Small-subunit ribosomal RNA, central domain from an uncultured eukaryote, 524 nucleotides, folded computationally.

[in-house]
Context: one part of a larger RNA
RNA sequence: UUGCAGUUGAAGCGCUCGUAGUUGGAUUUUGGACAGCACCGGGCGGUCGUCCGCAAGGGCUGCACUGCCUGCGCCUGGCCUUUCCUUCUGGGGAUCCCGUGUGCUCUUAACUGAGUGUGCGGAGGAUUCGGGACCUUUACUUUGAAAAAAUUAGAGUGUUCAAAGCAGGCCUACGCUUGAAUACAUUAGCAUGGAAUAAUGGAAUAGGACUUUGGUUCUAUUUUGUUGGUUUCUAGGACCGAAGUAAUGAUUAAUAGGGACAGUUGGGGGCAUUAGUAUUUAAUUGUCAGAGGUGAAAUUCUUGGAUUUAUGAAAGACUAACUACUGCGAAAGCAUUUGCCAAGGAUGUUUUCAUUAAUCAAGAACGAAAGUUAGGGGAUCGAAGACGAUCAGAUACCGUCGUAGUCUUAACCAUAAACUAUGCCGACUAGGGAUCGGUGGGGCAAUUUUUAGCCGCAUCGGCACCUUAUGAGAAAUCAAAGUUUUUGGGUUCUGGGGGGAGUAUGGUCGCAAGGCUGAAACUU
Numbered sequence: 001u002u003g004c005a006g007u008u009g010a011a012g013c014g015c016u017c018g019u020a021g022u023u024g025g026a027u028u029u030u031g032g033a034c035a036g037c038a039c040c041g042g043g044c045g046g047u048c049g050u051c052c053g054c055a056a057g058g059g060c061u062g063c064a065c066u067g068c069c070u071g072c073g074c075c076u077g078g079c080c081u082u083u084c085c086u087u088c089u090g091g092g093g094a095u096c097c098c099g100u101g102u103g104c105u106c107u108u109a110a111c112u113g114a115g116u117g118u119g120c121g122g123a124g125g126a127u128u129c130g131g132g133a134c135c136u137u138u139a140c141u142u143u144g145a146a147a148a149a150a151u152u153a154g155a156g157u158g159u160u161c162a163a164a165g166c167a168g169g170c171c172u173a174c175g176c177u178u179g180a181a182u183a184c185a186u187u188a189g190c191a192u193g194g195a196a197u198a199a200u201g202g203a204a205u206a207g208g209a210c211u212u213u214g215g216u217u218c219u220a221u222u223u224u225g226u227u228g229g230u231u232u233c234u235a236g237g238a239c240c241g242a243a244g245u246a247a248u249g250a251u252u253a254a255u256a257g258g259g260a261c262a263g264u265u266g267g268g269g270g271c272a273u274u275a276g277u278a279u280u281u282a283a284u285u286g287u288c289a290g291a292g293g294u295g296a297a298a299u300u301c302u303u304g305g306a307u308u309u310a311u312g313a314a315a316g317a318c319u320a321a322c323u324a325c326u327g328c329g330a331a332a333g334c335a336u337u338u339g340c341c342a343a344g345g346a347u348g349u350u351u352u353c354a355u356u357a358a359u360c361a362a363g364a365a366c367g368a369a370a371g372u373u374a375g376g377g378g379a380u381c382g383a384a385g386a387c388g389a390u391c392a393g394a395u396a397c398c399g400u401c402g403u404a405g406u407c408u409u410a411a412c413c414a415u416a417a418a419c420u421a422u423g424c425c426g427a428c429u430a431g432g433g434a435u436c437g438g439u440g441g442g443g444c445a446a447u448u449u450u451u452a453g454c455c456g457c458a459u460c461g462g463c464a465c466c467u468u469a470u471g472a473g474a475a476a477u478c479a480a481a482g483u484u485u486u487u488g489g490g491u492u493c494u495g496g497g498g499g500g501a502g503u504a505u506g507g508u509c510g511c512a513a514g515g516c517u518g519a520a521a522c523u524u
Base pairs, nucleotide, nucleotide: 004495005494006493007476008475012492014366016364017363021359022358023357026251031080032079034077035076036075039073040071041070042069043068044067045066046065047064048062049060050059051058052057086133087132088131089130090129091128097122098121099120100119101118102117103116104115105114106113137199138198139197140194141193143191144190152183153182156166157165168177169176170175209245210244211243212242213241214240215239216238218236219235220234256356257353258352259351261348262347264345265344269341270340271339272338275319276318279315280314281313283311284310286308290301291300327334328333371412372411373410374409375408376407381405385401386400387399388398423491424490425489427483428482430467431466432465435462436461437460438459439458440457442455443454444453471478472477497524498523499522506517507516508515509514
């Protein structure tokens, strides 16, 4: 590993990208007719055996003996379908065939023909031993050699049994004689048969294959009576041309993926622009005694006119109703108008490339709120703080103020119940009605054809929902949390009783706060 678990008990990284790693679609030789021996059957018998039966005949059994017909069931060969089995060069042997000389036997009119023995010549080689030239490479699997004994399993054997041991057994006691097996021994290595499966390689700027042929260049064994020199021939390398031969050489286009194009779609992102009411403040204005606030009060503001009414103004924030089991975005998140900028999804496509893919240690981008640094801005709300209440007490809940903050720019930080507490990719398993986006038909209405509109069908892709499980689960529940003891589609992360503890320590990142990594003793 076979063979755990991860919604809620421990446990899916916040999210996306991404290298190593792991994994990776289909496709290329299949068929056919034969032969052989061995095995395994099937059918029809005969002999033998046995049982029943007076007999005729019938039943049964079979490593008994044996005949015929078969299967094409397995195994092994060569052959055919355009189908190299590596090729070249030597040596020896076996066997068969052809031609020829000759002896013998039979035969013929005849060296005519047949058989057999022997000599010579030739053709066919895988039956072996060399020598070159080259050969896609592995995984996998078969068989074999090898793999120390003891141990283990296991054979034999009356240690008196047994655990053991490797002994022992037999006779006339002279002697004779049998053992001390066998299996297993996994990775790696060696040899060997197979060629399914999984990789890998080949010919696309042909610098490709094969056959001829011409040059350039190098080497030099033999033979030319001998020795030496030169040059050819010849043989073998290397390189450069020319011509010819060929079915000359590019698999398909994955309900895999990428790209192009088309009309769309969205509260996706950025920058600018614009709107809305509310709040607070200050100004002006009308009136006059209270106003606020609460469970009840008080702190607080008020004839220097509070609260309230009206008029316009300013500021900073926010974006109501529409707003939904609706949309978009990787997540965090995103909602006034308009413009600009680049991007995305789904759909459509008789477009293109052709495996380009999936998931991911390391690494990287983004990442609510709070917080930090430096500016701006400070309407509202409001940690800290101050008061008023409440209360046994209240350092709280309620109320009045109010600093940091809340908003924005430039930089950090990197965490949340960052939750669907549910990784990503792929396949299958079930019915339904809605809804959003695209596409293709159809129908309706009127305005008069176009066009927005309404209704319904089909089809892709979304967010969800309902009902049921011959499914799953401890259940709650779940079309996924199903296709799991009938256990393996691919890949990544995490968990192993509760505390101690996300602590200590070390490392690293950060201005800090802190983040990431992360124990043990002890206890239960």
It matches the Rfam family "Eukaryotic small subunit ribosomal RNA".